[in-house]
Molecule: transfer RNA
Organism: Rhodococcus triatomae
C1' cells in the first nucleotide's frame, strides 16, 4: 500500500429494519447487632460523519481504532 475481519453502559457480550437484553459492576432502600449473601428498585450502552427508509444498532458509503493474512 492492498485484502478481510471487529468496534454495542464502567466490563465482558447477544440482538435484530419498530423504544437495545443478559452478566458482572455502579447507586438507593429492604434484610442484618456489623459484614457478607439474598430481595426489590434505579442510572448508565449501538466508534465517529454521511446517505437510504415512515422508521437505521441493523442496509449502503466514507473515516478512525484494533486484530489478522498478502506484499
Nucleotide at each position: 500500500g492492498c485484502c478481510g475481519g471487529u468496534g454495542u453502559g464502567g466490563u465482558g457480550u447477544a440482538g435484530u429494519g419498530g423504544c437495545a437484553a443478559c452478566a458482572c459492576g455502579c447507586g438507593a432502600c429492604c434484610u442484618u447487632c456489623c459484614c457478607a449473601a439474598g430481595g426489590u428498585c434505579g442510572a448508565a450502552u449501538u466508534g465517529c460523519g454521511g446517505g437510504u427508509c415512515c422508521g437505521a444498532u441493523u442496509c449502503c458509503c466514507g473515516u478512525c481504532a484494533c486484530c489478522g493474512g498478502c506484499u